Predicted 3D model of a 1553-nucleotide RNA (small-subunit ribosomal RNA) from an uncultured Kiritimatiellaceae bacterium. Model confidence (mean pLDDT): 86 of 100.

[in-house]
RNA sequence: UUCUCUGAGAGUUUGAUUCUGGCUCAGAACGAACGCUGGCAGCGUGGAUUAGGCAUGCAAGUCGAGCGGGCGGCCGAGAGCAAUCGAGGCCGCCAGCGGCGGAAGGGCGAGGAGCGCGUGGGCAACCUGCCCGCGGGGCGGGGAUAACGCCGGGAAACCGGCGCUAAUACCGGAUGUGGCGCGGCGCCGCAUGGCGCCGCCGCCAAAGGGGGGGACCGCGAGGCCCCCCCCCCGCGGAGGGGCCCGCGCACCAUCAGCUAGACGGCGGGGUGACGGCCCACCGUGGCUUACGGUUAGCCGGUCUGAGAGGACGACCGGCCGCACUGGGACUGAGACACUGCCCAGACUCCUACGGGAGGCUGCAGUCGAGGAUCAUUCGCAAUGGGGGAAACCCUGACGAUGCGACGCUGCGUGGAGGAUGGAGGCCCCCGGGCCGUAAACUCCUGUCGUGGGGGGCGAGACGCCGGCGCGGACAAUGCGCGCGGCGCGGACGGUACCCCAAGAGGAAGCCACGGCUAACUCUGUGCCAGCAGCCGCGGUAAUACAGAGGUGGCGAGCGUUGUUCGGAUUUACUGGGCGUAAAGGGCGCGUAGGCGGCCGCGUGUGUCGGGUGUGAAAGCCCCGGGCCCAACCCGGGAAGUGCGCCCGAAACCGCGCGGCUCGAGUCCGGGAGGGGUGGCCGGAACGCAGGGUGUAGCGGUGAAAUGCGUUGAUAUCCUGCAGAACACCGGAGGCGAAGGCGGGCCACUGGGACGUGACUGACGCUGAGGCGCGAAAGCGUGGGGAGCAAACAGGAUUAGAUACCCUGGUAGUCCACGCCCUAAACGGUGCGCACUUGGCGCGGGGGGCUUUCACCCCCCCCGUGCCGGAGCUAACGCGUUAAGUGCGCCGCCUGGGGAGUACGGCCGCAAGGCUAAAACUCAAAGAAAUUGACGGGGGCCCGCACAAGCAGAGGAGCAUGUGGCUUAAUUCGAUGCAACGCGAAGAACCUUACCCGGGCUUGACAUGGGGCUGCACGGCUUGCGAAAGCAGGCCUCCUUCGAGGGUGCCCCACAGGUGCUGCAUGGCUGUCGUCAGUUCGUGCCGUGAGGUGUUUGGUUAAGUCCAGCAACGAACGCAACCCCUGCGCCGUGUUGCCAGCAGGUAAAGCUGGGGACUCGCGGCGGACUGCCCGUUCACACGGGAGGAAGGUGGGGACGACGUCAAGUCAGUAUGGCCCUUACGCCCGGGGCCGCACACGUGCUACAAUGGCGGGCACAGAGGGAAGCGAGGCCGCGAGGCGGAGCCAACCCCCAAAACCCGCCCCAGUUCGGAUCGGGGCCUGCAACCCGGCCCCGUGAAGCCGGAUUUGCUAGUAACGGCGCAUCAGCCACGGCGCCGUGAAUACGUUCCCGGGCCUUGUACACACCGCCCGUCACAUCAUGAAAGCCUUCUGCACCCGAAGUCGGCCAGCCAACCCGGAAGGGGGGCGCCCGCCUAAGGUGUGGGCGGUGAUUGGGAUGAAGUCGUAACAAGGUAACCGUUGGGGAACCAGCGGUUGGAUCACCUCCUUU
Repeated sequence: UUCUCUGAGAGUUUGAUUCUGGCUCAGAACGAACGCUGGCAGCGUGGAUUAGGCAUGCAAGUCGAGCGGGCGGCCGAGAGCAAUCGAGGCCGCCAGCGGCGGAAGGGCGAGGAGCGCGUGGGCAACCUGCCCGCGGGGCGGGGAUAACGCCGGGAAACCGGCGCUAAUACCGGAUGUGGCGCGGCGCCGCAUGGCGCCGCCGCCAAAGGGGGGGACCGCGAGGCCCCCCCCCCGCGGAGGGGCCCGCGCACCAUCAGCUAGACGGCGGGGUGACGGCCCACCGUGGCUUACGGUUAGCCGGUCUGAGAGGACGACCGGCCGCACUGGGACUGAGACACUGCCCAGACUCCUACGGGAGGCUGCAGUCGAGGAUCAUUCGCAAUGGGGGAAACCCUGACGAUGCGACGCUGCGUGGAGGAUGGAGGCCCCCGGGCCGUAAACUCCUGUCGUGGGGGGCGAGACGCCGGCGCGGACAAUGCGCGCGGCGCGGACGGUACCCCAAGAGGAAGCCACGGCUAACUCUGUGCCAGCAGCCGCGGUAAUACAGAGGUGGCGAGCGUUGUUCGGAUUUACUGGGCGUAAAGGGCGCGUAGGCGGCCGCGUGUGUCGGGUGUGAAAGCCCCGGGCCCAACCCGGGAAGUGCGCCCGAAACCGCGCGGCUCGAGUCCGGGAGGGGUGGCCGGAACGCAGGGUGUAGCGGUGAAAUGCGUUGAUAUCCUGCAGAACACCGGAGGCGAAGGCGGGCCACUGGGACGUGACUGACGCUGAGGCGCGAAAGCGUGGGGAGCAAACAGGAUUAGAUACCCUGGUAGUCCACGCCCUAAACGGUGCGCACUUGGCGCGGGGGGCUUUCACCCCCCCCGUGCCGGAGCUAACGCGUUAAGUGCGCCGCCUGGGGAGUACGGCCGCAAGGCUAAAACUCAAAGAAAUUGACGGGGGCCCGCACAAGCAGAGGAGCAUGUGGCUUAAUUCGAUGCAACGCGAAGAACCUUACCCGGGCUUGACAUGGGGCUGCACGGCUUGCGAAAGCAGGCCUCCUUCGAGGGUGCCCCACAGGUGCUGCAUGGCUGUCGUCAGUUCGUGCCGUGAGGUGUUUGGUUAAGUCCAGCAACGAACGCAACCCCUGCGCCGUGUUGCCAGCAGGUAAAGCUGGGGACUCGCGGCGGACUGCCCGUUCACACGGGAGGAAGGUGGGGACGACGUCAAGUCAGUAUGGCCCUUACGCCCGGGGCCGCACACGUGCUACAAUGGCGGGCACAGAGGGAAGCGAGGCCGCGAGGCGGAGCCAACCCCCAAAACCCGCCCCAGUUCGGAUCGGGGCCUGCAACCCGGCCCCGUGAAGCCGGAUUUGCUAGUAACGGCGCAUCAGCCACGGCGCCGUGAAUACGUUCCCGGGCCUUGUACACACCGCCCGUCACAUCAUGAAAGCCUUCUGCACCCGAAGUCGGCCAGCCAACCCGGAAGGGGGGCGCCCGCCUAAGGUGUGGGCGGUGAUUGGGAUGAAGUCGUAACAAGGUAACCGUUGGGGAACCAGCGGUUGGAUCACCUCCUUU
């Protein structure tokens, strides 16, 4: 560079992410089946299950030219008068003798794990009928026997006796080209041996049949000659077969040992042939993934796959095995014989009960079983086979047709035109859109199908006739080849094909439409019915169910199910892993095995190259060709990665030999060490005992109690005893393979490091099995026992407390010996070797330097730590002590649960250990990291959060709201904070939505259309009625008259609904929270989620600001801008104001006037940490000055991203659903106010800081025309009369507490005012249910409130009154505002609540109101154990033993041959009998698999069951592992171990500066 070939993923664990990992899907395929549907044709294909049973027919016969006969027919010499008999001839049929074939073809896959198959070889160890080639031969005899006849037995099947007969049947003889045996010679090979030649000694053959013929012979038949068929001997060939060998072709080790003809030898038997194939004797070997179990026909190939591979072995082809089951031989070239024989067994059938018959796994068919697989068809025309000389016969092989969409392939169901697009259906935002050029309609076409007509190829042969040619022969017949003519011959089939005709006429469905995955809407349904391959849909608006419309896909099919491969690199050879996901053996020694240093020579096993043989055909691939194409078929080629043989190469591996020293090892030297074993010794402490001192407690805990103590404890001193462990040194320090090892000394002993030389000469590495070691607990025997301490006891705690805490306490802990053999036996990291930047420690040894020594310093080796580079890793992390890069060997993993369990085996005294499944079940289980949330984790910081303080609530009475109860109705909503004086800022009617009753329907209200109206609408009025309403009466329009407008009535569309859904919504609102946060762009970091920014240090009320920083900016929030208020200035000056001037009143800005002041309105200024001091890098903070005001001056408005499916469909709006003489509308009355009770929010109180009486001040903000309403008069009062003034800085509503004086004197009161009685006033259509107010009377509870709980940090709380909205009035004590009087306290942040930031752990993520464990109870499922019971397979021992081969025997029987004249004998055979073997059967005893089983064990699953709370956050006692004990249960406790424990402090080390 060219050519060819060629590999796609997705869904699902999470809040999200990366990884691990399983499950699932898209593909292709099928001997298929099932559902719906179904026009035609071609080619294929079709009992995969019960190798279950079979009715019926057919599937193997043929030859008369091998032979004798029987029967029938024809001719017929002849005989007879004739009927008739009939030699002989011809034809047909039939059985028999005989030959060949029935060993092929056809079927099936049971069995079989084997030389069975595949592949490549061997046979010097073999056979071979028919066929082909070559050589030679076929002479001459003999004796029988079927058929048949006669007789007999039997139901039958069939059989017996006597007699006759033929042959290509049988027997003996001759001949011998030859063959075999024997002997000799030669050649050759591969051990036995093979081939050839010679000798001539021995042995060995045969059968005839048909046809033709001139001469010759013969009476004839015939001989003779020729031809054909056949037969015999021998050699060779082809094809077929037998035997042997190498290699390859399943699973289970929970099958580890198997074996007596077993392995070999000698001899023999047997076979076609080798062999232990069989036998006798001798030796004692042989095999080992054997033996056992399970499964299976094998291959060419088929399917899949990129390939490697995986799965399969239908059809076609090769091989094997089988033929009812088991055994056996006979015949034969070939069999142990599918449609032959014998025996036994099971089954079926026949029977006269004596006995017989049968074998569809041939073709068709039948029953059964099954999800499931066809015609009891036609034909030998073709191809092939058997027989025959041939004609021909036979052939369910085969060729055809039929049935099945079972598969592959082709064709059709029409084509063109045809609308701003019919009808109909569906959708709709109502405009319209889609089905849709689709249809109709117009014009065409004519495939398939239908009717009619014509009509094949497949047929070449064969026979006859004629002629010619060739060979041999004298000739003829005959044989072979070619040519011409004639004759016979097609199942399929009158089919393919061709022509004609009519005619769009007869011909479309299935599945899907949530994602994967292409295709969306409506309706119905409402966790129902259902769907589902996985994820998952369905609980009222479902693209997921069902139907419909539409759409997508495929199409005579389409889906589903099952199965295989693929995807799955998910068993990883190609091509995976093991620190934490599943996975390193607890550790060592070492066997087999695997792997192995440097140099040389040889060899050629592996390896490589070339050649050659084979790798059948079919198939796959390529080229070409034939059916119209294709499927299908034909021809050729290529390929077949394999195996054998020959030649060659020698680098590498192996092997042999020789050598080397660097791997490994040995010796030597000095040295380190809790390495191991045994013995001896020591001190401290604890306990106990004795004695002394001493007295009332000690001890113990969160607090206690049990316990100990006046019989003297605790405490203290002295003495003694005993056991166990060895403080300090001590260290992340040392040693060991691991477990593990710690006082001192001694003895014995293992290993390692360092240093120097010498030696051996690859002696090495790893290590399946094996052997040894192996913490703690535990076990056995015997000791010992101080302390500690399972169990146990008691005390506490608690709802309980089988625990945690306390007091006691036994095994045990200790020693000796023997077991056990496990662990978080962990670095969760196997061992060895090599290579690959560094820094800093610690331990051991050595060297350099130092004149020597010691130290410092530097260097080398070994060990042991930390940090970190490259690299690796999913990440975390590892990082010369690798988890980097390589090599060698071992162990181990393959989703979670079930389960490290059951069964089996091995080990153990036991406990138990090792090995180690399955059913069933789930769509995950998991690792690391991320963001949150949470923690009875940590740090920092806020908030009336606590604390400090003031006033309250919770108790009372009443008001009000709510729950509950009640009711015809007590309408509805709001429900922790954040519902409950909330929607209500006004329920007697109205409101009103509720209830009862009475009524109305085009409606109380809107719009449009049609019809009617000269009455109507409206006004007045009558009757009924509670009203609404119903039924009436009277009056009454405009007009340019076409009719229009208005109104009413009727009708149609529609109105209306406080009916449902706030979980379909808009809008608005509450809440966290006025908390300081929430994000974005770009950049940077990370595979990614994501991080950074926003963290850190300081500061702030604040993510406020500053500094720093891989960040730099920005947005929404904070703050500021806005409003009110606090100071000042300017402007303005009525209705406000009145200082000065003037007037004036009882008084009064009342008047003139004024523009100063207050005030109103408008505007401006002022505050910014600006200034000073201190701290300080800065920001800022503390203090100060000035100022009316300071460090956001006070208050308000303003509420980030978001959370709560928070609230509201009843304020309004609004999708959907629902009701329409009512779920709409009107009216009367009632209810929303009902009252055993409970809660919230308030009011008034309980009194003297008070109550009452009297006096007397001072506001602000508001309101006022259907209004506020003055002065005045009346009434005790509510109020009434009355009306000035005011549309309001003008008039009116208009203060109280306080203050002053007086009384009350602690009393249920001169407190308190509920309740009730009476009388009134006001509003209103109307105060009964159900208003407010006034007066008189009545005077209840209550004497300061349990647990608990609320508000408030200054003009605040508290106390006092005033106004306003709604409103006729008012249940307002509520709400919203206003002013007056006016405090106390804050040490502080430990605690409660809420919140912010950082960090940590997490198994949480609907996020701790989370998650989650075990017992128990119930239901279902699969499974283990179990006294036994049952089926099946099988071992061993023994018994019996058919048929049959072989052997023995021979009385019986027997034609051929031999002897003999014969009788008879011999030889041989048959048969009986005997023996060995042996199928089936029997008895006994074992083993394996399986089924079942009262009961029992655990396991899994299931909606909300019970008990507790074990684990996850320090999970509230850190958790976990092993073990032992205990306990309803999770679990608890002891001992030892692990960190895969949080937190705080300390020590040490490292990094940075």
RNAcentral holds the sequence, with entries from ENA and SILVA.